[in-house]
Context: one part of a larger RNA
């Protein structure tokens, strides 16, 4: 490193909220205890003391379908369920009878409007009674989520405190022993001699101090080298330092952890001491890392806002999910609210020319008075401009409302009620700030997009960048972006053009008779352009100045003539002439020449570090650019065929379930929902089994989407299985995980 076993959301609460689910619902429940029956675990009667609901309001006293505030009143919080029958009361409409009156027709009678009254009948509003209805609501037991308190998912500190071990290592003391080979040095003192009165001084001699001196035992540990899985968790090699002392040492003894001990280094207290060691407290606590175990289906996030000793943590709102209830919800259409883009200069600023005015001023002019002036501030005219913190103006978008009509939608969208997770983003493209209008930069905007949580195609490779959103299966079909010489599927496809630079296949400022193209000039068979013959004169050596200056050192002037033409001269030249071009002009040739503009592709500018190396490669004059066409390839996209599952809906006989169609079915954190599988407990099959049970190996055969489950074969040698509940020490790959085997 592997394997095999173990390994981590548990259990507990007269808590708590929600779903489900059972009893009750003349509300519903018993606690303690008692009785009783069982061997017992425990049933089962009693027990109404308590709780919870049956009414809110207020802090409370109180009040009460009302209450609080306030003088009061608006207000807060709260009550008021629908449906039908049957009486009632008012009100209004209609309709029948009966009366009345005035006008009108009419001579009266009647007959119509119109006013009362009284029956009916209907609407509205109110009140009583009686039925029905569907529930809400209640309260107690299960379970399932969650929350709180607990070790609270598991491992994992550094550390705190309490008791006690520990000086056999090391430190320093107490007590008693022990050891320092030899060699040198030669202090006080004494002795003798000599000087000298004497202190004392030289000499010899004895002597033998000393943190003296050399160098062993023995203690120490400076240098370098060896070692650095070692001989060794500090050795050993050659050197080196004390070695009569503050020495070194044997054995006994003391000092203990808020502590001692320290010739003092945070040094030692028994191999890691800024606070031993052990063992409790102890599962200390961990806003932190890592781990956290079987399928399958459904939808599916966040990296924002706000508060936070708060910024890698929490806590509310956003955003997800499940459930239940309601009807809306988006487009489009009409209405509006506003100062953004852009624009402008009326306001504030800021700032350029021109003219006026008034004012100050420099500096001239003048005797003065004045004038004239660069110039500076105010102010008017005027022309042309500038602003995130300017607006006389001003969109598009976006936002708010509304919708009777239009359109899609309800698989939508709102409210409430459980359950989360997330609050480190990242790039792109669009608006901005910062920064250098740097950055794979850093900070906001936009229900933007894409990745995070998205596979597949293209983009040589390449999270954010185009295409496309992968339910499974088929060796079927069209298509996107992007492509079609060859690697490599598909055009050596068609049409016109452009590029010569391997541009294409990296870049600017600037340059540039590279080519192609829209235009406008100019010249031109009365002969241009360009070359080729031939002329380019004369006054004159203009004139100043120079040693000289004769077209051409320099200054001033640049006229006249002759002429087809020819400057008082644009260039080489000369000391200065001389000389040779040149504008100019004639001839000769014989057709297009020049200048600029405008858009296309190109060239130069153009230097970099292992290797061609800025087309993926070949290699390409098209296989490049362009514009226009026609096929064709091209994906997990669309389509076809077949198959599963989910929502909806509508049928079948309601359900669990069927069958139709419509939609949909990527997926991280995360929320929901069905299932497998172990262990053990109940009940049934009066299961199975030495005629071979579980294990284990094996596996080609059947089921199931799948976790699995059957069935055969060996082996094994005694167990054990379906169904139907239950009830958990209930599934391993990872935790520098434990143990044990290799």
């Nucleotide at each position: 490193g592997c394997c095999a076993a173990c390994g981590a959301g548990u259990u507990u609460g007269c808590u708590g909220u929600a779903c489900g689910u059972u009893g009750c619902c003349u509300g519903u429940u018993u606690a303690a205890u008692u009785u009783g029956c069982g061997c017992a675990a425990g049933c089962a009667a009693a027990g109404u003391a308590g709780g919870c609901g049956u009414a809110g309001g207020g802090a409370a006293a109180c009040c009460g379908a009302g209450u609080c505030u306030u003088a009061a009143c608006c207000g807060g919080c709260g009550a008021c369920a629908u449906c039908u029958c049957u009486u009632u009361u008012a009100u209004g409409a209609g309709u029948u009878u009966g009366g009345c009156c005035u006008g009108u027709g009419u001579a009266u009678a009647c007959a119509a409007c119109g006013c009362c009254a009284a029956g009916c009948c209907c609407a509205u509003a109110g009140g009583a009674g009686a039925g029905a209805u569907a529930a809400u609501c209640g309260c107690a037991g299960c379970g399932u989520a969650c929350a709180c308190a607990a070790g609270a998912c598991a491992c994992g500190a550094a550390a705190c405190c309490g008791g006690g071990u520990g000086a056999g290592c090391u430190a320093g003391c107490c007590u008693u022993g022990g050891c320092c080979a030899g060699g040198g040095u030669g202090a006080g003192u004494c002795c003798c001699u000599u000087a000298g009165a004497a202190a004392u001084a030289a000499g010899g001699g004895a002597g033998g101090a000393g943190g003296c001196c050399c160098g062993a035992a023995c203690c120490c540990a400076c240098a370098u080298g060896c070692u650095g899985u070692g001989c060794a968790a500090c050795a050993c090699a050659u050197g080196g330092g004390g070695a009569u002392g503050a020495g070194c040492u044997g054995a006994g003894g003391u000092u203990a952890g808020g502590g001692g001990a320290g010739a003092a280094a945070u040094u030692c207290c028994a191999a890691c001491c800024g606070a031993a060691c052990u063992c409790g407290g102890u599962g200390a606590u961990a806003g932190c890392u890592u781990g956290u175990u079987u399928u399958c289906c459904u939808c599916g996030a966040a990296a924002c806002a706000g508060u936070u000793u708060u910024u890698g943590g929490a806590c509310u709102g956003g955003c997800c999910u499940u459930c239940u209830u309601g009807u809306g919800g988006c487009a489009g259409c009409c209405a509006g609210a506003g100062g953004u883009a852009g624009a402008g200069c009326a306001c504030u600023g800021a700032a350029u020319g021109g003219g006026g005015a008034u004012g100050g001023g420099u500096g001239g002019a003048g005797a003065a008075a004045u004038c004239c002036u660069a110039c500076c501030a105010u102010u008017c005219c005027u022309a042309a401009c500038c602003a995130a913190a300017c607006u006389c103006c001003g969109a598009a978008u976006g936002c708010u409302g509304g919708u009777a009509u239009u359109g899609c939608u309800a698989u939508a969208c709102a409210a409430g009620g459980g359950g989360a997770g997330u609050u480190a983003g990242a790039c792109u493209a669009u608006g901005g700030g910062g920064g250098c209008u740097a950055a794979g930069c850093u900070c906001c905007a936009u229900c933007a997009g894409u990745c995070a949580a998205a596979a597949g195609g293209g983009a040589a490779a390449c999270a954010g960048c185009c295409c496309a959103g992968a339910u499974c299966g088929c060796c079927a079909u069209c298509u996107a972006a992007g492509g079609u010489c060859c690697c490599u599927a598909a055009a050596u496809c068609c049409a016109u053009a452009u590029u010569a630079a391997g541009u294409g296949u990296a870049a600017a400022a600037g340059g540039c008779a590279g080519u192609g193209u829209c235009g406008c000039g100019a010249c031109u068979c009365u002969g241009a352009c360009a070359a080729u013959c031939a002329g380019g004169a004369g006054g004159u050596u203009g004139g100043c100045u120079u040693a000289g200056a004769g077209g051409c050192a320099g200054c001033c002037a640049u006229c006249c003539u002759u002429u087809a033409a020819a400057g008082a001269a644009a260039g080489c030249g000369u000391a200065a002439c001389a000389g040779c071009u040149c504008a100019c002009u004639g001839a000769u040739c014989a057709a297009g020449u020049u200048g600029u503009u405008u858009c296309g592709c190109g060239c130069c500018a153009a230097a970099a570090a292992u290797a061609u190396a800025c087309c993926g490669g070949g290699g390409c004059u098209a296989a490049a650019u362009a514009u226009g066409g026609u096929a064709c390839c091209g994906a997990a996209g669309a389509u076809g065929c077949g198959g599963g599952u989910g929502u909806u809906a509508u049928c079948g006989u309601u359900u669990a379930c069927g069958a139709u169609a419509a939609c949909a079915c990527g997926g991280u954190a995360g929320a929901g929902g069905a299932a497998c599988g172990u262990u053990c407990c109940c009940a049934a099959c009066g299961g199975c089994g030495u005629u071979g049970a579980a294990g284990c190996g094996g596996c080609a055969g059947c089921c199931g989407u799948g976790a699995g489950g059957c069935a055969c074969c060996g082996u094994g040698g005694a167990g054990u299985g379906u169904u139907g509940g239950g009830a958990a020490g209930u599934g391993c790959g990872a935790a520098u995980g434990u143990u044990g085997g290799c």
The part of an RNA shown here (large-subunit ribosomal RNA, domain II) has 742 nucleotides and comes from a bacterium.
It matches the Rfam family "Bacterial large subunit ribosomal RNA". Gene Ontology terms of the family: structural constituent of ribosome and ribosome.
The coordinates come from a structure-prediction model, not an experiment, and the mean pLDDT is 81.
The RNAcentral record of the full RNA draws on ENA.